The RNA shown here (transfer RNA) has 71 nucleotides and comes from a Candidatus Woesebacteria bacterium. It matches the Rfam family "tRNA". The family's RNA type in Rfam is transfer RNA. Gene Ontology term of the family: triplet codon-amino acid adaptor activity.
RNA sequence: GCGGGAUUAGUUCACCGGUAGAAUGCGUCCUUCCCAAGGAUGAGAAGGGAGUUCGAUUCUCCUAUCCCGCU
Numbered sequence: 001g002c003g004g005g006a007u008u009a010g011u012u013c014a015c016c017g018g019u020a021g022a023a024u025g026c027g028u029c030c031u032u033c034c035c036a037a038g039g040a041u042g043a044g045a046a047g048g049g050a051g052u053u054c055g056a057u058u059c060u061c062c063u064a065u066c067c068c069g070c071u
Stems, first nucleotide, its partner, number of pairs: 001070007010024004018054001026042005047063005
């Protein structure tokens, strides 16, 4: 330098045009003498920018970071 892949909640992963879910962690409450365990409930996320579209996490382009291969 070229090609490919990944980027979503604090963490690990789903979802792949139409309200973004789960596990774990965190807050509050219940249960208990306390802890643990269990139950209820709440907050919390699409790397950044532009475009297409009635509508974009999803499609296209640029860019950032990381990984793999080639040279």

Record summary
Its mean pLDDT, the model's own confidence on a scale to 100, is 82.